[in-house]
Context: one part of a larger RNA
RNA sequence: UUGGGCGUAAAGCGUACGUAGGCUGUUUUGUAAGUCAGUUGUGAAAGCCCAGGGCUUAACCUUGGAACUGCAAUUGAAACUGCGAGACUAGAGUAUAAUUGGAGAUGGCAGAAUUCCUAGUGUAGGGGUGAAAUCCGUAGAUAUUAGGAGGAAUACCAGUGGUGCAGACGGCUAUCUUGGUUUUAACUGACGCUAAGGUACGAAGGUGUGGGUAGCGAACGGGAUUAGAUACCCCGGUAGUCCACACAGUAAACGAUGAACACUAAGUGUCUGGAUUUUAGAUCUGGGUGCUAAAGCUAACGCGUUAAGUGUUCCGCCUGGGGAUUACGGUCGCAAGACUAAAACUC
Numbered sequence: 001u002u003g004g005g006c007g008u009a010a011a012g013c014g015u016a017c018g019u020a021g022g023c024u025g026u027u028u029u030g031u032a033a034g035u036c037a038g039u040u041g042u043g044a045a046a047g048c049c050c051a052g053g054g055c056u057u058a059a060c061c062u063u064g065g066a067a068c069u070g071c072a073a074u075u076g077a078a079a080c081u082g083c084g085a086g087a088c089u090a091g092a093g094u095a096u097a098a099u100u101g102g103a104g105a106u107g108g109c110a111g112a113a114u115u116c117c118u119a120g121u122g123u124a125g126g127g128g129u130g131a132a133a134u135c136c137g138u139a140g141a142u143a144u145u146a147g148g149a150g151g152a153a154u155a156c157c158a159g160u161g162g163u164g165c166a167g168a169c170g171g172c173u174a175u176c177u178u179g180g181u182u183u184u185a186a187c188u189g190a191c192g193c194u195a196a197g198g199u200a201c202g203a204a205g206g207u208g209u210g211g212g213u214a215g216c217g218a219a220c221g222g223g224a225u226u227a228g229a230u231a232c233c234c235c236g237g238u239a240g241u242c243c244a245c246a247c248a249g250u251a252a253a254c255g256a257u258g259a260a261c262a263c264u265a266a267g268u269g270u271c272u273g274g275a276u277u278u279u280a281g282a283u284c285u286g287g288g289u290g291c292u293a294a295a296g297c298u299a300a301c302g303c304g305u306u307a308a309g310u311g312u313u314c315c316g317c318c319u320g321g322g323g324a325u326u327a328c329g330g331u332c333g334c335a336a337g338a339c340u341a342a343a344a345c346u347c
Base pairs, nucleotide, nucleotide: 003319004318005317006316007301008300012315014201015200016199017198021194022193023192025088026087027086028085029084030083031082033081034080035077036076037075038074039073040072041071042070049065050064051063052062053061054060091191092188093187094186095184097182098181099180100179103177104176105175106174107173108172109171110154115149116148117147118146119145120144121143125136126135162169163168206247207246208245209244210243211242215241216240220236221235222234223233258314259313260312261311262310263309266292267291268290269289270288271287272286273285274284275283276282277281296303297302320347321346322345329340330339331338332337
């Protein structure tokens, strides 16, 4: 609970697409469902309210009026909403010509580095730490030279830089797929916005089957440290990390800020288009991404044309702390678990 809110106090779904629903540009005309006005009927009585009257007054009783905010019928109005018909181009989309990107998928290739193997040189140490030890090494290590194997990741460029709806994306190259922006103003003519359910995508870790395994490395073993040390440090090391297919569906999935549209001072960087020009750079005009700030907002911090300002539309969510990102039930899942979601009790 017809209220007030959601950057940080409780509160924006992780993200997108989209069904129902809600909302919806300019204009002409018709209609009259909503809407507005009049009339009629009805809206029992009592009660309430107003003006009188009757009991000596009051309570009480009684007369009249008003009211009964409603419903129905009927006659009108036509601004707004709805509905029908027509027109328009400022929203939306298509097309033309350009441009841009670590956007996605698949294949191929490259060079550094680590590790391992083989061979040469060479000899007693190496490694590691705060200091050590475990560990490796005379069966020749470390170091160095040459050759080979294999896996993973792509230094510099690199940037408050770019792209993507989000998660995320970075060597080079080929093929396929694809988004954005600008320009022209040719075409369509409101085709739009949001979005309960629904569907798809969704880091890391995890699961299943089959591969792969260089480095790193949960678990585990050992060495230290310590009163202890189930840790931090060191030596090893299995899952995993990688690939294919399938599942899982969560994160401080963050800008802790839902989407769309309109309006409200400027200044200064940067990325990417267009136009003009005196070709030195400037000026104007779009689209991104940062900073500083007017008005305004805010409890403050801060936000400030990329709003947390001023408004409109739609969705989601919150309602004292704990109990509780829980129990039970349900749905989904191989499982782990996910989603939905209380109460007792307590302060």